[in-house]
RNA sequence: ACUAUGGAGAGUUUGAUCCUGGCUCAGGAUGAACGCUAGCGGCAGGCCUAACACAUGCAAGUCGAGGGGCAGCACGAUCUUCGGAUUGGUGGCGACCGGCGGACGGGUGCGUAACGCGUAUGCAACCUACCUAUAACAGGGGGAUAAGCGAGAGAAAUUUUGUCUAAUACCCCGUAACACUUUUUGAGGCAUCUUGAGAAGUUGAAAGAUUUAUUGGUUAUAGAUGGGCAUGCGUGACAUUAGCUAGAUGGUGCGGUAAGGGCGUACCAUGGCAACGAUGUCUAGGGGAACUGAGAGGUUAAUCCCCCACACUGGUACUGAGACACGGACCAGACUCCUACGGGAGGCAGCAGUGAGGAAUAUUGGUCAAUGGAAGGAAUUCUGAACCAGCCAUGCCGCGUGAAGGAAGACGGCUCUAUGAGUUGUAAACUUCUUUUGUAAGAGGAUAAAAAAGAGUACGAGUACUCUCUUGCAGGUAUCUUACGAAUAAGGAUCGGCUAACUCCGUGCCAGCAGCCGCGGUAAUACGGAGGAUUCGAGCGUUAUCCGGAUUUAUUGGGUUUAAAGGGUGCGUAGGUGGUAGAUUAAGUUAGUGGUGAAAUUUAACGGCUCAACCGUAUUUAUGCCAUUAAUACUGAUAUACUAGAGUAUGGAUGCAGCAGGCGGAAUGUGUAGUGUAGCGGUGAAAUGCAUAGAUAUUACACAGAACACCAAUUGCGAAGGCAGCUUGCUAAGGCAUAACUGACACUGAUGCACGAAAGCGUGGGUAGCGAACGGGAUUAGAUACCCCGGUAGUCCACGCAGUAAACGAUGAUAACUCGUUGUCGGCGAUAUACCGUCGGUGACCAAGCGAAAGCGAUAAGUUAUCCACCUGGGGAGUACGACCGCAAGGUUGAAACUCAAAGGAAUUGACGGGGGCCCGCACAAGCGGAGGAACAUGUGGUUUAAUUCGAUGAUACGCGAGGAACCUUACCCGGGCUUGAAAGUUAGUGACGGAAUCAGAGACGGUUCUUCCCUUCGGGGCACGAAACUAGGUGCUGCAUGGUUGUCGUCAGCUCGUGCCGUGAGGUGUCGGGUUAAGUCCCAUAACGAGCGCAACCCCUAUCGAUAGUUACCAGCGAGUUAAGUCGGGGACUCUAUCGAGACUGCCAGUGUAAGCUGUGAGGAAGGUGGGGAUGACGUCAAAUCAGCACGGCCCUUACGUCCGGGGCGACACACGUGUUACAAUGGCCGGUACAGAGGGCAGCUACCUAGCGAUAGGAUGCAAAUCUCAAAAGCCGGUCUCAGUUCGGAUUGGAGGCUGGAACUCGCCUCCAUGAAGUUGGAUUCGCUAGUAAUCGCAUAUCAGCCAUGAUGCGGUGAAUACGUUCCCGGGCCUUGUACACACCGCCCGUCAAGCCAUGGAAGUUGGGGGUGCCUGAAGUCCGUUACCGCGAGGGACGGCCUAGGGCAAACUCGGUAACUAGGGCUAAGUCGUAACAAGGUAGCCGUACCGGAAGGUGCGGCUGGAACACCUCCUUU
Repeated sequence: ACUAUGGAGAGUUUGAUCCUGGCUCAGGAUGAACGCUAGCGGCAGGCCUAACACAUGCAAGUCGAGGGGCAGCACGAUCUUCGGAUUGGUGGCGACCGGCGGACGGGUGCGUAACGCGUAUGCAACCUACCUAUAACAGGGGGAUAAGCGAGAGAAAUUUUGUCUAAUACCCCGUAACACUUUUUGAGGCAUCUUGAGAAGUUGAAAGAUUUAUUGGUUAUAGAUGGGCAUGCGUGACAUUAGCUAGAUGGUGCGGUAAGGGCGUACCAUGGCAACGAUGUCUAGGGGAACUGAGAGGUUAAUCCCCCACACUGGUACUGAGACACGGACCAGACUCCUACGGGAGGCAGCAGUGAGGAAUAUUGGUCAAUGGAAGGAAUUCUGAACCAGCCAUGCCGCGUGAAGGAAGACGGCUCUAUGAGUUGUAAACUUCUUUUGUAAGAGGAUAAAAAAGAGUACGAGUACUCUCUUGCAGGUAUCUUACGAAUAAGGAUCGGCUAACUCCGUGCCAGCAGCCGCGGUAAUACGGAGGAUUCGAGCGUUAUCCGGAUUUAUUGGGUUUAAAGGGUGCGUAGGUGGUAGAUUAAGUUAGUGGUGAAAUUUAACGGCUCAACCGUAUUUAUGCCAUUAAUACUGAUAUACUAGAGUAUGGAUGCAGCAGGCGGAAUGUGUAGUGUAGCGGUGAAAUGCAUAGAUAUUACACAGAACACCAAUUGCGAAGGCAGCUUGCUAAGGCAUAACUGACACUGAUGCACGAAAGCGUGGGUAGCGAACGGGAUUAGAUACCCCGGUAGUCCACGCAGUAAACGAUGAUAACUCGUUGUCGGCGAUAUACCGUCGGUGACCAAGCGAAAGCGAUAAGUUAUCCACCUGGGGAGUACGACCGCAAGGUUGAAACUCAAAGGAAUUGACGGGGGCCCGCACAAGCGGAGGAACAUGUGGUUUAAUUCGAUGAUACGCGAGGAACCUUACCCGGGCUUGAAAGUUAGUGACGGAAUCAGAGACGGUUCUUCCCUUCGGGGCACGAAACUAGGUGCUGCAUGGUUGUCGUCAGCUCGUGCCGUGAGGUGUCGGGUUAAGUCCCAUAACGAGCGCAACCCCUAUCGAUAGUUACCAGCGAGUUAAGUCGGGGACUCUAUCGAGACUGCCAGUGUAAGCUGUGAGGAAGGUGGGGAUGACGUCAAAUCAGCACGGCCCUUACGUCCGGGGCGACACACGUGUUACAAUGGCCGGUACAGAGGGCAGCUACCUAGCGAUAGGAUGCAAAUCUCAAAAGCCGGUCUCAGUUCGGAUUGGAGGCUGGAACUCGCCUCCAUGAAGUUGGAUUCGCUAGUAAUCGCAUAUCAGCCAUGAUGCGGUGAAUACGUUCCCGGGCCUUGUACACACCGCCCGUCAAGCCAUGGAAGUUGGGGGUGCCUGAAGUCCGUUACCGCGAGGGACGGCCUAGGGCAAACUCGGUAACUAGGGCUAAGUCGUAACAAGGUAGCCGUACCGGAAGGUGCGGCUGGAACACCUCCUUU
C1' cells in the first nucleotide's frame, strides 16, 4: 500500500467396521394460530379464508370576485290589529345556469405468462388542463335556455307542457398564421425527411369580473410536468402438450387515431412461428425489496414505495387536457330491496361496522391543530387522505417484581447406609437500607407553531428579516417534584441419548410417552405424581410454513466395475469441440471514462429521544444495462501457407469376417434281405416301453435329415449380435512396409437410419436326432417337479415381422502422457530357422497413482481434454393412464396416492452347510455282557383325592434333592387350641424350676392338692417364672433381582495379553505353514518377540528296593511248652506296620529323520515310553439347576400365609416311561465237607463262649473305647444227588404261626418257620456299558438309623476273559480352508397363493359438474356508415336501414373433475391355512430374456451369464 472478517456438527442400517444413502435433530425467521401464564412503557403490525353478501353513518366538492336570482337564517328599513307582514337593501346563500375539480387521493389482487413488469434505448410517428417564459390580440352582432311562474301525469322515482329571462353558456361576421396545400432557393441529416428565407391559396379566435390594483380570456412558440407508442435483453411449470396460423405474414391504395402500425377495409402475393420449445393446459399481479445462507443460491411478495389490472358480472360509448371513469351514463345478466303490481331503486375490493366462512385478524372513536389535496383573489369550506386516540404480549426494544447483612444451617417437605446425615438453603424468620414501579397530592399549556392576517426594514414590483396579533385533536399527556411504604408485580418448558439438568413413590406391553433412536411385560433417571435440578423469563412451550445444516441437483461443489447410474452395436444430421505459421479485423475478452441503476431498505460513521428498539444527517453499496475510447495474448471471423491429425495410392502377407453355389465322410434313425434266440432297455432300485407276428445283437444294401470328431489353443476374425468339414465365385475389413498424392478434409453425436442371440409370430416347405406342452411309469405325506418310457409345437430352409437378454469387461467414444517383468498371434528389418529390434493385436504379474474395499494398474478403475448417455433412499413399479410401434405376444416412453427408517456395497469375527482337507474319542467296526418281553422293588408322568406338600423335565429330570416319610420328620389335608406368640436377646419384679398325686379331655391345654433353690471372694452370679415394651415368625412369591454351590460341553486343547508390525477401520499377525505329540507337546521355518490362564509336572494311593523303628503285628534260627495254636522266653532276619529316601529320564544301543521325534520280541530293570488309578475342570456357553440346605434385595401375610396338638396324607391305581433286583436253569439247583480277603464299624455298642428254640431270636456270661476283643465272607475246592421238565428251575402271591424295634406296626415296618408255588423256556423295532486286573461274576463293609420298606448309594477285596482289520459310514469334538441373504447365529433366514381387517389407487355400464373453442340462428345498448319526405336560420338532431358486438338458443365433438353396482392389482396388520421356491453345492447351482404349463411359491424347453461350490478317488495327458 492493497485486501476485508467468512464456512462447527450429531443420532439412526451392523455382532462389530468402512462406505454409499435416505430419515431426524440442534440455528434463524413469521401479517401467524393454539395451550399455560401475565406488572409497566416505547416503537411497529393487525381478514393470509368468501374479488362472499351487506343494515346504518360518513369518505368530493368548491366558487356570489361568472350569472339570473333568493327558498331558509340574521341585520336594517317600512307597515302593524304588536300575533305579524312587506322589502335582495345588507351579511350571506338552498336549488338552478356557468367554471374548475369529481381521471388525484383511498381500496383490492379477480384477471393477466403479457412489452404486464424490470432494465436499457428510440419516437425524423405523438399529446399534455392547471404552472413558467416569450410574442401578439381581445372589434362588431345574434338567437336561445335552466331556475322562476302557471297547468298537468304518476304510489314513487321521475316527468310532460305553456310562458318570462341572464351570463366568463351558445352562435355568426371581421382581423391574425409560425397551422395546412402548392412552389422558388440555401443549409443539414438517418431512407421516409428536417430546417432558414420568400411567394400564392385555404381555414379558424376571444370574456369578462371586481375595483384601481389585479385577475381572467384567445392565438402561437418554448420549457416543465404527466402520459402514449415502439424496440433489444431478462422475467413460471408440464413434451404423458409437436406441430400452430386466413387478418393469419407481407405489399399497394384508402380510412381511422394525438400518433406509427392489419388498427380497420379492398385488392395482390403465400407467407409467418416452432426442438434456442411454437401451440395447448395448469399456476401466478410484476418490481424495489424481505427471510435465510460464508457465499453462490433457495424461498417469499404482509406492512412502506414504483408500475399494472380491477371496481356486482359482461358489453358500450359519452363528456373531458386526461376515462372507456370505485362513490358518472346506457344496455344485458344474476342477486337484494321498495311498490298502490302499472313500475322503480341499488352496488363498502373507501373508513368504521354486520352476517357468513375460518385455527385466525381491531373502534359503527377524535380532529382538520400539523402535512398534503380540490375550489376560491382571499377569508374560508370540504377532506374516514392524513394526524391522533381505542382494542390485541402479534412482534422488536427497555424497565421492574427489591438490596445488604443474617447458621440454631430453624420448622416443614424430600432422600438415605435412619439415635443421625444430606438437600431445599442465606433461602426464610429477623435487622438495616433503597423507592424504579405503584398510590395520593402538586407543578407542567414543555416541544412539534412555521404560517396566514396586519405593519415595517433592505434591494428592482419578489425574496429575506423584524414586530403585533390569532390558532393544539392528542392532553392536564410526556416530563418534573413531594409524601407513603418492600409495600402492587413470576411463570413456562424440560431433566434416557442427541441436549444443560436425578432421585423417591404409583403403574405393570396396562395407562400412557415419542422430533429420531426408542421407553412401558413388578426394582421405569423415558409413563403419572412428588422433591430437587436445568434453561428461558413477562413470557414459555406446541403446531404450521420457509431457508440452513443438505456438497442430498454439486457453477462455486457430486457421481455411473460391484452401492442408484454407460444407451445392445454402428453409421450419421443439427449442435458442441477442434493441428502448425504469419497477416487483417476487433464479435467475445481486458482496461479507462461517461450515462443510468428513484426514494425507503441493507452496510458503516455521527447525531436525536435518559439507553435501546425507533428516527435523522451525510456516505457506501446497488456485483446490472447502455454508450464511448484503447489494448490484441487467447477464442472467433476473413483470406493465405504448411504436414505431424485424417484420407488416398502402390506392394506382399493374414484371418471359424459376410453372401451364394457345389462336394464329403463318421454317427443316428428308418426300410428291405440274411444269421440268430429270449430277452432287450432303463434305474439309486424299479416300472411303463419294445420283443416268439422273432426284438436286442450282428451282416449287406438303400434312403432321410441335421450337425461337422481329431486339428483346437489364455489361438484367430468381426461394430456388436456372432463366426469352425472341404472347395469355387463375389463382397468387405484391419494390420505392416513405402512416404508418391490431397492438405485439417477431424472428434463426438440429441432426433433419425441400419444391424441386432434365443424364444416367439405369419406364409410355404422339411422333419433324422433332440424336445416345451401332453400321456404313461416311478419317487413322495402330496409331486401339476427332479428320474425313466414315449411325444406335438419348435429346432432346419425360403421370404417377411418382432427388437428384447446377466445383449457383461455388469467398465460409452476419441486423443495425449505415465516404472518394469514375462508369454503369444500377424507383418517388417537384419545373410539367418537362433537371438534381438520395431509396428499392430491378445494374455499374466506388478511400481507409482487411484479406490469404501475387493481390486484396477499403458487393453486404467492413474493424470488430462472434448462430446454423448444415464443416476439422486427402499417399496409401490418398469406398474397405471396417455401416446407411438406391432398380426399378436408384447415393446418404447413412463407417473402418483400410499407405506417404511431403512434398502444397499465391500470387507471382518463368529456360527452354520445334505462344502472340502487333516485329526481324535468304546464314535463306528471287532468282541463280551446287558436293557427293551416276565414278576417284583423304586422313581416319574397321568389319573384320583380333603390332601395325595414342593422342587428336578432332551443330552445335562426320572434308586434325582431323600446317606432312611408308622408318630416326629412334614412343608400337604381335616379338626381342636394360642395371639409379644414355639425359640433367642434386653429391662423392672418374683424365687423357684422341678417333682409327686388327682380331675376333664383325642391331645395340646386347663383345674386342684402336696413338696421345694444352688454357688459365692457377700459385691453378686447361675437357673427359672414373668406384666409391659422393643423385638418376632413365614418351606409365602420372584433362581428372569442376587451371593454361594452344582451340572454340561470337557480333562476337549484350547482361551488371551504386552510391545512391535500390517490394515482408513472392525480386525489380523503372534496362535498360520512343514513335521511331531495324549496335548497351542516339542522342533524347523517365519514380522514377529515374549508372557499369562489351561496341557504336563509338583500332591495322594498303588507296583520294586533301601534306611530307621519294632507293639497289639511277625516267627527264620535258639530254648520252653501244648491235643493244638507266636502260647511263652527271646529275636529284629522275613511279612507287615509308618516315616524318610532311591528308582524311569527315550538315560543307553540299533535303525530312521536337519531337528523334535518315531520304530525295535533290543539291553538293563520290579516297572518303558504319561507304568496304573485319584485329586485337579482355562476363557466361556446353556437368563441351565437351586429363594425348599444356607445367605440375601424387593413384594406379600400378621387373632394368620405365624404357631401347638390329635388324626389322615406324602404308601391311592384302568394306564405309560425310566432305573434296578430275581429269574427263565445243568458253566446250573440242592445236600454234606473244606480253604483263602480287604476295607470298615463297635459302650444306650460289637459280643466270643454256654443254654433253649427248626429258626428269627431269647436267657446267661466274658473280652474289647480296639493291629490285642468282636462283627466275619462268598464264589472256589472235594464228594453226593437231580437229567431237560414250567422241573428238586423260578420264586411272586396268598393263608397260618411266631420273633424284634418302638407309647404305638390297621392304613404303613423288617425278620423267621410251615404251607401255597403266578408270570417266566433268553425277549420286536430299537438301544446301553466296557479296551485289562478292565468287562463279567462272587461275596463283605459302612453312612443314614429305635426299627426299616437297601434289590438303592458309597467303598472293599476274591475269581477273572474276549476283541480292535481299520476310519468308508453314524454321533460328538479340535485345526485349516470355502460359501452365506445367518448374528436370538440352521430349532437361522425367508417366498408366493388362500382366508380376515384397514388404507390409498387403477378399470367400469352409467350419472353429474366445470372449461375453452367451432358451426348455425337470434341479437340489446352504442360508435361508425348510408338515406328523399320530419325538427332546426344554421350547426346539428330525430326516424329508418346496414356492419360489428355482449347476451341468449341449438348442434356435434374436445378436455378436466366428482360419484358409482361390479372388478383388478398394491400396501399395512396378531402367534391364521397350504406348501418350501431362495440364502450352504439350500439338498435339481442360481440368475437373465422368451415360450408353454401348474393351488401357490414355481416347473420345463431354447439361448445366454458367473454375480456357482467341489474336483478327494479313477482314467487320460503334460513335466521331472